[in-house]
């Protein structure tokens, strides 16, 4: 150089067939519970879906091109 992968909440991921407000878990805040804690129960906060453009009535999703970061090739 070249092929080929991943990139979504602080973390680990779904979600890939384009359509309902973008979830799930853990984590963190808040009450309960308790002598106090921790486990447990209810509940909340948190996302430019890597950046940027581009197709579409409509993009996490499809196209192009950047970066990071992984794997093969040479």
């Nucleotide at each position: 150089g070249c092929g080929g992968g991943u990139g979504u909440a602080g973390c680990u991921c779904a979600g890939c067939u384009g359509g309902a407000u973008a979830g799930a878990g853990u984590a963190c805040c808040u009450g309960g519970c308790u002598a106090c804690g921790a486990a447990c129960c209810a509940g909340g906060u948190g996302g430019u879906c890597a950046g940027g453009g581009g197709u579409u009535c409509g993009a996490a999703u499809c196209c192009c091109u950047u970066c990071a970061c992984c794997c093969g090739c040479a």
A computed fold for a 74-nucleotide RNA from Psychromonas ingrahamii 37, annotated as transfer RNA. It matches the Rfam family "tRNA". The family's RNA type in Rfam is transfer RNA. About the family: Transfer RNA (tRNA) molecules are approximately 80 nucleotides in length. Gene Ontology term of the family: triplet codon-amino acid adaptor activity. The RNAcentral record of the sequence draws on Rfam. The source organism's lineage runs through Bacteria, Pseudomonadati, Pseudomonadota, Psychromonadaceae and Psychromonas ingrahamii.